Predicted 3D model of a 472-nucleotide part of an RNA (small-subunit ribosomal RNA, 5' domain) from an uncultured bacterium. Its Rfam family is "Bacterial small subunit ribosomal RNA". Gene Ontology terms of the family: ribosome and structural constituent of ribosome.

Context: one part of a larger RNA
RNA sequence: AACGAACGCUGGCGGCAUGCCUAACACAUGCAAGUCGAACGAGACCUUCGGGUCUAGUGGCGCACGGGUGCGUAACGCGUGGGAAUCUGCCCUUGGGUACGGAACAACAGUUAGAAAUGACUGCUAAUACCGUAUAAUGACUCCGGUCCAAAGAUUUAUCGCCCAGGGAUGAGCCCGCGUAGGAUUAGCUAGUUGGUGAGGUAAAAGCUCACCAAGGCGACGAUCCUUAGCUGGUCUGAGAGGAUGAUCAGCCACACUGGGACUGAGGCACGGCCCAGACUCCUACGGGAGGCAGCAGUGGGGAAUAUUGGACAAUGGGCAAAAGCCUGAUCCAGCAAUGCCGCGUGAGUGAUGAAGGCCUUAGGGUUGUAAAGCUCUUUUACCCGGGAUGAUAAUGACAGUACCGGGAGAAUAAGCCCCGGCUAACUCCGUGCCAGCAGCCGCGGUAAUGCGGAGGGGGCUAGCGUUGUUC
Numbered sequence: 001a002a003c004g005a006a007c008g009c010u011g012g013c014g015g016c017a018u019g020c021c022u023a024a025c026a027c028a029u030g031c032a033a034g035u036c037g038a039a040c041g042a043g044a045c046c047u048u049c050g051g052g053u054c055u056a057g058u059g060g061c062g063c064a065c066g067g068g069u070g071c072g073u074a075a076c077g078c079g080u081g082g083g084a085a086u087c088u089g090c091c092c093u094u095g096g097g098u099a100c101g102g103a104a105c106a107a108c109a110g111u112u113a114g115a116a117a118u119g120a121c122u123g124c125u126a127a128u129a130c131c132g133u134a135u136a137a138u139g140a141c142u143c144c145g146g147u148c149c150a151a152a153g154a155u156u157u158a159u160c161g162c163c164c165a166g167g168g169a170u171g172a173g174c175c176c177g178c179g180u181a182g183g184a185u186u187a188g189c190u191a192g193u194u195g196g197u198g199a200g201g202u203a204a205a206a207g208c209u210c211a212c213c214a215a216g217g218c219g220a221c222g223a224u225c226c227u228u229a230g231c232u233g234g235u236c237u238g239a240g241a242g243g244a245u246g247a248u249c250a251g252c253c254a255c256a257c258u259g260g261g262a263c264u265g266a267g268g269c270a271c272g273g274c275c276c277a278g279a280c281u282c283c284u285a286c287g288g289g290a291g292g293c294a295g296c297a298g299u300g301g302g303g304a305a306u307a308u309u310g311g312a313c314a315a316u317g318g319g320c321a322a323a324a325g326c327c328u329g330a331u332c333c334a335g336c337a338a339u340g341c342c343g344c345g346u347g348a349g350u351g352a353u354g355a356a357g358g359c360c361u362u363a364g365g366g367u368u369g370u371a372a373a374g375c376u377c378u379u380u381u382a383c384c385c386g387g388g389a390u391g392a393u394a395a396u397g398a399c400a401g402u403a404c405c406g407g408g409a410g411a412a413u414a415a416g417c418c419c420c421g422g423c424u425a426a427c428u429c430c431g432u433g434c435c436a437g438c439a440g441c442c443g444c445g446g447u448a449a450u451g452c453g454g455a456g457g458g459g460g461c462u463a464g465c466g467u468u469g470u471u472c
Base pairs, nucleotide, nucleotide: 001471002470003469005468006467007466008465009464012344013343014342015341016340017339018337019336020302025300026299027298029297030296031295034061035060036059039058040057042055043054044053045052046051068255069254070253077180078179079178080177081176082175083174086172087171091168092167093166094165095164096163097162098161099133100132101131102130108123109122110121111120112119113118139148140147141146153160154159181227182226183225188218189217190216193215194214195213196212197211198210199209200208230252231251232250233249234245235244236243237242257278258277259276260275261274280291281290282289283288308334310333311332312331316330317328318327319326320325347377348376349375350374357368358367359366360365383408384407385406386405387404391399416461417460418459419458420457421442422441423440427456428455429454430453431452437444438443
């Protein structure tokens, strides 16, 4: 000097920030991802008979973003600079196409099992759901002869879609050079191991996987092992070099009760999806089921210690939709906390009989001290009354009757904490008597203690002041 601090005493206001560093411990409750009826059938309701509203279901898009945490990871994880063998929904752009048919399954109706979760059987039905045929290049494959691959409609007639192919943009996957902790009281490590051939596999290079062959590969320039740790832009300190650190904000990575696995999809091996195993909790009619706050609040626990079960989608942004719009604990705000930084205030002028009181005293006086009182003023802040925004764009404002402005009354509503032996600014009296106690170091205290306790006085900082912890 600094802090995501804590503790003690004290505490007026405002602005801007910040707020579980510990148990990646367990979680009651509510909310945090939906949307589209202009894809589809059906049902209910309303109707001015034109139509409209609502939705469980099929279907589409989204749920891989946004938000949280730092367990793991010493690694191409991250940082930086390169590379080639790749994919990319929505978006932009270019060129083509959008023909003809079919069979189902939910919903629904009936029957039925179960306590429930959830099913089973029979029958009916639509589509931008599913399937077939046709068409087929500039696409793909090719033995260069050829072979193969698509589509979906809706409509208020404005448009919005669908399929194929080329390019772009964006995003992502992969590889490499260099850099990125401590320990040698860890010296040897390695069989898919290192390389080749062939095959498989992937969007894609590759022992990525497999068969065979060879015996390689790494290592004192520290392999392997152990311990610790998310990395960076940055932050703190320092004249710098450096040291320490990685909260908030931003980029990347990893994780989502623990371990494993795949499905769907442009994208996941998926926080609020699925399956299996395990631990735990809950429901049960004991047959069987349900769950995952390291989302926002909140609870218990741990701890020296860290906030409201708040408001709004008004703004910014995101998802869906043709749109109106709906959703959004992202976000914007409000609440709590002197946790930090910054600003302001707790009055100003005058006032000597140097009042009273306190303390000291050589008893004369000194000091507190212009300090108070008194007199004259002011009204920041707080209080009362009135007006009242910007943020919004034609409309729409949670914040909020907030910021701000005007008026009013009245010094009124507002000062503490630590220290005074030296370091180190600041001294006397009383009490105590190696006791009680102080102390960062040196050291004080055993009857005159400037060092303990109290008082008066003084010094420092100030809505804070000290102590403790940590870093430089």